RNA sequence: AUUCCGGUUGAUCCUGCCGGAGGUCACUGCUAUUGGGGUUCGACUAAGCCAUGCAAGUCGACUGGUCUUCGCGACCAGGGCGGACGGCUCAGUAACACGUGGGCAACCUACCCUCAGGUCAGGGAUAACCCCGGGAAACUGGGGAUAAUACCUGAUAGGUAAAGACAUCUGGAAGGAGUCUUUGCCCAAAGCUCCGGCGCCUGAGGAUGGGCCUGCGGCCGAUUAGGUUGUUGGCGGUGUAACGGACCACCAAGCCUAAGAUCGGUACGGGCACUGGGAGGUGGAGCCCGGAGAUGGGGGCUGAGAAAAGGCCCCAGGCCCUACGGGGCGCAGCAGGCGCGAAAACUCCGCAAUACGCGCAAGCGUGACGGGGGGACCCCAAGUGUCAUGCCUUCGGGUAUGACUUUUGCAGAGUGUAAAAAGCUCUGCGAAUAAAAGCUGGGUAAGACCGGUGCCAGCCGCCGCGGUAACACCGGCAGCUUGAGUGGUGACCACUAUUAUUGGGCCUAAAGCGUCCGUAGCCGGUUCUGUAAGUCCUUGGGUAAAUCCACCCGGUUAACGGUUGGCCUCCCAGGGAUACUGCAGAACUUGGGAACGAGAGAGGUCGGAGGUACUCCGGGGGUAGCGGUGAAAUGCUGUAAUCCCCGGGGGACCACCAGUGGCGAAGGCGUCCGACCAGAGCGUGUCCGACGGUGAGGGACGAAAGCCAGGGGAGCGAACGGGAUUAGAUACCCCGGUAGUCCUGGCCGUAAACGCUGCCCGCUAGGUGUUGCACGCUCUACGGGGGCGUGCAGUGCCGAAGCGAAGGUGAUAAGCGGGCCGCCUGGGAAGUACUACCGCAAGGUAGAAACUUAAAGGAAUUGGCGGGGGAGCACCACAAGGGGUGAAGUCUGCGGUUUAAUUGGAUUCAACGCCGGAAAUCUCACCGGGGGCGACGGCAGGAUGAAGGCCAAGCUAACGACUUUGCUGGACGAGCCGAGAGGAGGUGCAUGGCCGUCGUCAGCUCGUACCGUGAGGCGUCCUGUUAAGUCAGGCAACGAGCGAGACCCGUGCCCCUAGUUGUCAGCGAUUCCCUUCGGGGAAGGCGGUCACACUAGGGGGACCGCUUGCGACAAGCAAGAGGAAGGAGCGAGCGACGAUAGGUCAGUAUGCCCCGAAUCUCCCGGGCUACACGCGGACUGCAAUGGCCGGGACAAUGGGUCCCGACUUCGAAAGAAGGAGGAAAUCCCUAAACCCGGUCGUAGUUCGGAUCGAGGGCUGUAACUCGCCCUCGUGAAGCCGGAAUCCCUAGUAAUCGCGUCUCACUACGGCGCGGUGAAUAUGUCCCUGCUCCUUGCACACACCGCCCGUCACACCACCCGAGUGAGGUCGAGGCGAGGCAUCGUCCGUUGGGCGAUGUCGAGUCUGGGUUUCGCGAGGGGGGUGAAGUCGUAACAAGGUAACCGUAGCGGAAGCUGCGGUUGGAUCACCUCCU
Repeated sequence: AUUCCGGUUGAUCCUGCCGGAGGUCACUGCUAUUGGGGUUCGACUAAGCCAUGCAAGUCGACUGGUCUUCGCGACCAGGGCGGACGGCUCAGUAACACGUGGGCAACCUACCCUCAGGUCAGGGAUAACCCCGGGAAACUGGGGAUAAUACCUGAUAGGUAAAGACAUCUGGAAGGAGUCUUUGCCCAAAGCUCCGGCGCCUGAGGAUGGGCCUGCGGCCGAUUAGGUUGUUGGCGGUGUAACGGACCACCAAGCCUAAGAUCGGUACGGGCACUGGGAGGUGGAGCCCGGAGAUGGGGGCUGAGAAAAGGCCCCAGGCCCUACGGGGCGCAGCAGGCGCGAAAACUCCGCAAUACGCGCAAGCGUGACGGGGGGACCCCAAGUGUCAUGCCUUCGGGUAUGACUUUUGCAGAGUGUAAAAAGCUCUGCGAAUAAAAGCUGGGUAAGACCGGUGCCAGCCGCCGCGGUAACACCGGCAGCUUGAGUGGUGACCACUAUUAUUGGGCCUAAAGCGUCCGUAGCCGGUUCUGUAAGUCCUUGGGUAAAUCCACCCGGUUAACGGUUGGCCUCCCAGGGAUACUGCAGAACUUGGGAACGAGAGAGGUCGGAGGUACUCCGGGGGUAGCGGUGAAAUGCUGUAAUCCCCGGGGGACCACCAGUGGCGAAGGCGUCCGACCAGAGCGUGUCCGACGGUGAGGGACGAAAGCCAGGGGAGCGAACGGGAUUAGAUACCCCGGUAGUCCUGGCCGUAAACGCUGCCCGCUAGGUGUUGCACGCUCUACGGGGGCGUGCAGUGCCGAAGCGAAGGUGAUAAGCGGGCCGCCUGGGAAGUACUACCGCAAGGUAGAAACUUAAAGGAAUUGGCGGGGGAGCACCACAAGGGGUGAAGUCUGCGGUUUAAUUGGAUUCAACGCCGGAAAUCUCACCGGGGGCGACGGCAGGAUGAAGGCCAAGCUAACGACUUUGCUGGACGAGCCGAGAGGAGGUGCAUGGCCGUCGUCAGCUCGUACCGUGAGGCGUCCUGUUAAGUCAGGCAACGAGCGAGACCCGUGCCCCUAGUUGUCAGCGAUUCCCUUCGGGGAAGGCGGUCACACUAGGGGGACCGCUUGCGACAAGCAAGAGGAAGGAGCGAGCGACGAUAGGUCAGUAUGCCCCGAAUCUCCCGGGCUACACGCGGACUGCAAUGGCCGGGACAAUGGGUCCCGACUUCGAAAGAAGGAGGAAAUCCCUAAACCCGGUCGUAGUUCGGAUCGAGGGCUGUAACUCGCCCUCGUGAAGCCGGAAUCCCUAGUAAUCGCGUCUCACUACGGCGCGGUGAAUAUGUCCCUGCUCCUUGCACACACCGCCCGUCACACCACCCGAGUGAGGUCGAGGCGAGGCAUCGUCCGUUGGGCGAUGUCGAGUCUGGGUUUCGCGAGGGGGGUGAAGUCGUAACAAGGUAACCGUAGCGGAAGCUGCGGUUGGAUCACCUCCU
């Protein structure tokens, strides 16, 4: 600055509202130094009520009187003028009330001005006063006297009305004016004097002020549509200053209204004020103009003027006085009081100024006004200090000392004022007398500070903070903003283009009426002429002042004030222009209509005819089932079904043709023929001549369902009955079945009545189908034929520009323009309530509010998900197989239970032989008992001897731990307060690190370019291929990185090098054994050797390299050859971006919190080993592929000095006693299954070994709780394991043993090692999952998601409601104060009383209409409310697609029928397009 910012999402764009930032007004919290100015202050609620005082008097130059200090005095009364102004308020009023412009040919105007003329003659009263009365008072009666500018009579002048006359005047127009004549009516005057003057009367004119009429303008409601009877007009009157139905009599029947009458609600109107860029919106307080009112209501009198705030009468209600007879009052004047309230001042001073009334004047009066006081009412201005040095500093400043200044403050003098005060000038004193409020998470400027709190207390305009590290609560400190102010609450404008005239929208966000016809209105083709209403220019007048804007001026500045100009966006009048619009006239043909011609069509109504199927009936044939479903059952059938044939009846329907084909305004329309009716397209050298478009109201048509009456009823089929399914199943499925579906007549009037797209017209690239008509070319079997093209009209698809938030749309617009109509303005409450109209009803149409809520929504994006689709993959998937688990016993871990304690953690895969590798003590964290310990600082204590140490005794399970006595010791000190060490105490949801899992996966990203408003996409997609995002080809992508692969290690083949501690084929030697004496065998610590093996270093080898085939000539795949090995040879290591608040504070580390003489530390004992149970993992088995006995054979990995231990001896064995060698390719530890022979013979056994008993051994301080081993005895369960479930694809599974880790001892565990050694598949995506593509989504805490309705509980507002109470308003009737008019009568007669008639009529009573509000038993739905109940309706194909209308039914969401929509997924087919 014509401005944005926060909030819907995982993120994005949009729509849309909510909130924030600005200004103004009122109240309010905290705080407060001064001056100036101002149109500021009981307006908002109670136009409620008021004590007291004051607010309108004046005139002696009109008059009479009383008093008198005799004055130029005071008072009383008559009289005159003024009390109709000024001041206050805003109740009423939607109206000529106001504003503005006109009119009066329909009027008045005291005082004032101008001009002309006049002021003559007479008369009778009356107040004050005097006298006498009544009354409490207010007041009032009678008698007497008197004056006038009071009153009356007469005159003159004059006025007025009517009639007539006039060559008069004004004017748009005479009914006006003027003159004359006649008549009727009204009929003037006043004096005083200070001698200057002041008055008085008549006429005319003016001025001023008013009255009346009128055009135009300015609120809401149609859930108010008709209103009106003096109503509308006329003739004649009455009345008035004056017109008029204002009023009256008669006559006519009009008048107003969709351009909103009437009714209801609200409201004084304007100048202006606030806000805004403006247009506008909101307001109408103060000031000015106008109106209205004066407690509510009515009425007249006086007067120039009133129907009168401080006058009168009456009624009503209120108050006061009273002697109870009767009287009085009206602050919405100034003060002041009460009340009401969130809300508003002193019972001040003065008439000095201004102004008004009276007066000749002097003057008097004035709560108008001018001043002062009070109020954080508004505006303006100033200050709360400045400097230097030292110190501190977060660099802003703080503090100390010194210096300076003096506005303001205090004191004094002058000036100022009506009187004061302020102010101004001067003098003195003294930094003295003067800073707060709000905020600090974002928006929004300022804390990643401290303490407290712990979803508590609280904050928050909105979003949101607070559940133990709170930048958000409370406090402190610090900071930020504004500053004598600063915050809060309410209201208005702006923000808001969220009411859109300027300046919005309506396919999907809210929004196009279901469709057409048509009234009013709005809009309207081409040409000419006229006119000049709109429009434009110009002149004049108005638009009060104040306000607003600009220059200048005044006061020290400013606020404020003044002069001048502008503005006042508008109105009226005159003159001019004529393009456009309008109006009038004339013409035209292109809009529109008509005519004619040949064709197209499920267009409509009526009638007739036909066809298949179905069903029923009859007849015949035929026999046991039929039917139905996922599977069933209910059902039908022996009275013969189903099935086949024939015949007959009935109702409904109209296959194929059939087509994003046709027709119709829409709903909708489908066999054939006929009749009647209607519309559209095409063609034409025809006619009319703008006749048109749209369309508020209105009318007509309008699927299905539904309703009424009458028919009809085959099939289908709400409701209903039954059978299933299910936890239930008021459903989905099945068997039946009534309304209905059909026809005729009538009603209803709604649908996702949809293209979710109103109608009409014009303009703006194309391409390609298809239907109708016409034309051209061409082919022709000539037919109403075929092909190609053009024009017009329809109907589809694709698409440029453009548009759009995007999806999309794109000549059939959602583009660019024009015209008209309808509709929208956050979500919910709600299409509900009330009301009105329509309907037989169901219900329809029109259609709110209270309250509640921060979102609700649209489109698209990424992910996740689907009881969506496609492709690929995996023995933690299946299939084909092998072996297990699940049963038993035992071991082990977990849960549970128990216990003083059974410490703690881990809990689907991914906890459970896991942390931890088997806890006797230790470990140890648990339980019981007992003991010990405080660096450092301060205070008690301490050389009158601290801490520490010690003999003895006591205490104790034990201990100089403690106690007693004593010794030693030589300076500290645990008694107190702080503070520490330590903590396996808490928090793995504060963390590091490490690890598990997704993952035996193949993904995850980047740079640049490109696409998209953007989130984001592309690349990373597609095709083929791979174990693989592996590779190849294509492609708006081109490259790259992390993963995969490659790589490292082991292993498999070959070669080379090397040879001790390894090896031993050959050679030699030695020893032993056997010998058929030839020889054979054994011994590797001999010589020797390095061939082989081995060891450990290097190299080679495998790459789809070769062949054939497939594939695209690719990548690659299949087969083959060769090869030790073949398509990654095999095995292992290595684990992307990330996610999982996964696990671990108990391995260590570590923030915060806690304990701190105990939650630290030590010791003893116990526990972790408990046991009615449940679960996981394992071991051993159930036996003969076996057990037992005897004999025999073959490994590898590893380990070893508090160790492995050969060998020897002893023992039945475990083991023991000795002990060589070995810190190791040297020494040591070393197999079993297997083989051979024997035995057992299917048995709870010679299977199986649990359990228990006895004896013995080993380790260790110690085997009772609670170790391992040996021997003997005992000899349990178990005879192959339900549902379910695990592992495994080859040297694998299975099976056999060995080593090692832990370790004093203890292995059924973990990790390794070798021995023996299979079966099956060479596939698939069915189950479980994973990856990619695609699709839907209301999910994003991401389907363990979201979410609907009833019921229960609490609160809130609302609707209905028998009634009840209080008002408003309108009719009717009764009573009726009082007023006015007329008449009569009476009297004491300028007048009054009484009566009558007529009329107006407040108020009150009765009864009714209408409307508003309060209360209301009870009823109803609605909204809201951390963790209630029942189900699962919707979102994925949401598990029966959803939704709309309608109908029935049901605890509830809902279900079902009929018709409709796609805003449905998926697969297939047809057609069309590219």
The prediction has a mean pLDDT of 81. Small-subunit ribosomal RNA from an archaeon, 1474 nucleotides, folded computationally. It matches the Rfam family "Archaeal small subunit ribosomal RNA".